[in-house]
């Protein structure tokens, strides 16, 4: 310097191709029920500018552009 992948809750990740109306799982974190306690199970609860920015569009995690940050490969 080039080409590619990846970045979404506190952590791991799905959803993106075929834009669609409230953005989701699991695990952790609270509270409760249970139980002498704890654990184990059950029930609920908060948590997210979808890296950032700009565009296009009636609507953007999702598609265009630029930038940041990781990784891999080449030179």
């Nucleotide at each position: 310097g080039g080409a590619c992948c990846c970045g979404u809750a506190g952590c791991u990740c799905a959803g993106c191709a075929u834009g669609g109306a409230u953005a989701g799982a699991g695990c952790g974190a609270c509270g409760g029920c249970c139980u002498c306690c704890u654990a184990a199970g059950c029930c609920g609860u908060a948590g997210g500018u979808c890296g950032g920015g700009g565009g296009u569009u009636c609507g953007a995690a999702u598609c265009c552009c630029c930038c940041c940050g990781g990784g891999u490969c080449c030179g």
This is a predicted structure of a 75-nucleotide RNA (transfer RNA) from Candidatus Nanobsidianus stetteri. Rfam family: tRNA. The family's RNA type in Rfam is transfer RNA. About the family: Transfer RNA (tRNA) molecules are approximately 80 nucleotides in length. The prediction has a mean pLDDT of 80. Lineage of the source: Archaea > Nanobdellati > Nanobdellota > Nanopusillaceae > Candidatus Nanobsidianus. The sequence was found in a public genome assembly.